Context: one part of a larger RNA
């Protein structure tokens, strides 16, 4: 010298970009962070509109169709967050599945026929502090459960063709068994089964690569391998009985430590070194430890169950929780922000839409925390004033600096207009950015060093004292090293110091 997610000290004006709990994966009040669909359902039936009745402002009927608790679909496995574990096919990279993958999605074939029997909601009855049931009765579906049919598939039996890298594989056929569906609608369409292709991805297997340690030398029984079962979407000790006795290591096994990996990022001329904060991919995790349902998808942050622990409520019989989501509090710490606005855009759910919902996200705040851009005024001005400092007492030096004079108006202040972003409409940012006018030098410089490495020197006070210092090393009476006045250097809304790192 460069870098920082920094911090400490002194200052400290305005934008624009960014960037902000690195420490305790510590506990969390409070709100909010996944919901939605009435064109799937039975119910409820508000505003309105028409008729009737008549007690003239009430009832009744019909229309009407708002609302929504509940059944039912989809979603809720995405989006956000963390860095605890975890040296491992985790991750990067390149290959491979003749061992797999469904559902949304695109494009394409065939169907969508016919029947039942519940239950929530709802009414009664009751149990409980509460959270929540519990019985009986009634009902609806795109809930549920049978039947048919089967373009086609799946299994099994078989024949022909064909490949081949291994049990075999792929194609066309015969035959058997076995598997489908729902329906809505405002009549534009929106759906459902079922099969075939896609695409994107997702499962799994293999080679290569990156960390410290021998003051860890020997590890390994589902271990190593085998035919069989059993499992799985699917291979495989993934399991399981039954056989063999293997299998891995000094080209470092097993063991301890430490650690999320990677694109990058920092620094180097590179080579290398440290690094892995925002931002992207991929991984793990969701109070801690198991489990499994549900589902195409989780072994599931804001879902269920059990056990722990810790908080909360209690009528002590029971019960309710999970900020490593956005805020936002305590606590640790050297240290890190608002309980803000909004769906206006982007892009997700849900819907045929209209639309809702969205603490992702868009924007606004806080913070010199970085970076970058801008200002604190130009000119002109010697009687080289006045004060200050030093002085050989002549003067020197602060110095064109200052005052004076002439200006300009960027930022700031006021005052006027005012977009783009999104258009057919719809602006949260926002009266924002921008732009025009008005006065007015007016609102705006510090820190830091000055012995030598190093640019910048005198005076006074002090007297190995007090105090300085990165390293040499200054101080014991003329200290350019300590304080401090004056001068001066380099920097500048910063300048120092510390830490880490090349």
């Nucleotide at each position: 010298g460069g870098a920082c997610g920094a911090a400490c000290g002194c200052u400290g004006g305005c934008g624009g970009c960014g960037u902000g709990c690195u420490u305790a994966a510590c506990a969390c009040a409070u709100g909010c962070a996944a919901g939605u669909c009435g064109a799937a359902c039975g119910a409820u039936g508000a505003a309105g509109u028409g008729g009737a009745g008549c007690u003239u402002g009430c009832u009744c009927c019909a229309c009407g169709g708002a609302u929504u608790a509940g059944u039912g679909g989809c979603g809720a496995a995405c989006g956000g967050g963390u860095g605890a574990g975890g040296a491992a096919c985790a991750c990067g990279u390149g290959a491979g599945a003749a061992a797999c993958c469904a559902a949304c999605c695109c494009c394409g074939g065939u169907c969508u026929u016919u029947g039942g029997g519940a239950u929530a909601a709802c009414a009664g009855u009751u149990g409980g502090a509460a959270a929540c049931g519990a019985c009986u009765g009634c009902u609806a579906a795109u809930a549920c459960c049978g039947a048919a049919u089967g373009c086609c598939g799946u299994c099994g039996u078989u024949g022909c063709c064909u490949c081949g890298c291994a049990u075999g594989g792929g194609g066309c056929g015969a035959u058997g068994a076995c598997g489908a569906a729902a329906g809505g609608g405002c009549u534009a369409c929106c759906g459902g089964a079922u099969c075939g292709g896609g695409a994107c991805g997702g499962u799994c297997u293999c080679g290569c690569g990156g960390c410290c340690u021998a003051u860890c030398a020997g590890c390994u029984u589902g271990u190593u391998g085998g035919g069989g079962a059993g499992g799985u979407a699917a291979c495989g000790g993934c399991u399981c009985a039954c056989c063999a006795a293997g299998g891995c290591u000094u080209c470092g096994a097993c063991g301890g430590g430490u650690a999320g990996c990677u694109g990058g990022u920092c620094u180097g001329a590179g080579a290398g070194g440290a690094u892995g904060a925002u931002c992207a991919g991929c991984c793990a995790c969701a109070c801690u430890g198991g489990g499994a349902c549900u589902g195409a998808g989780a072994c599931a942050c804001g879902g269920c169950c059990c056990a722990g622990a810790c908080u909360c409520c209690u009528a002590c019989g029971g019960g309710a929780g999970g900020c490593a989501g956005c805020a936002g509090u305590g606590g640790g710490g050297a240290a890190u922000c608002u309980u803000g606005c909004a769906c206006a855009a982007u892009g997700g759910a849900g819907g045929a839409a209209a639309c809702u919902c969205u603490g992702a996200u868009g924007c606004a705040g806080c913070g010199a925390u970085g970076c970058c851009g801008c200002g604190u005024g130009a000119g002109u001005g010697a009687a080289g004033a006045a004060g200050g400092c030093c002085u050989u007492u002549g003067g020197g030096u602060u110095g064109u600096a200052a005052a004076g004079c002439u200006c300009u108006u960027u930022u700031g202040u006021a005052g006027g207009g005012g977009a783009a972003g999104a258009u057919a409409a719809u602006g949260a940012c926002u009266g924002u950015a921008c732009c025009c006018u008005a006065a007015g030098a007016a609102u705006a410089a510090g820190g830091u060093c000055c012995g030598g490495c190093u640019a910048a020197c005198u005076u006074c006070g002090u007297g190995c004292c007090a105090g300085c210092a990165g390293c040499c090393g200054c101080g014991g009476u003329a200290a350019u090293a300590c304080g401090a006045g004056g001068g001066g250097u380099g920097c500048a809304a910063g300048c120092g110091u510390u830490g880490c790192u090349c």
The prediction has a mean pLDDT of 82. The part of an RNA shown here (small-subunit ribosomal RNA, 5' domain) has 502 nucleotides and comes from an uncultured bacterium.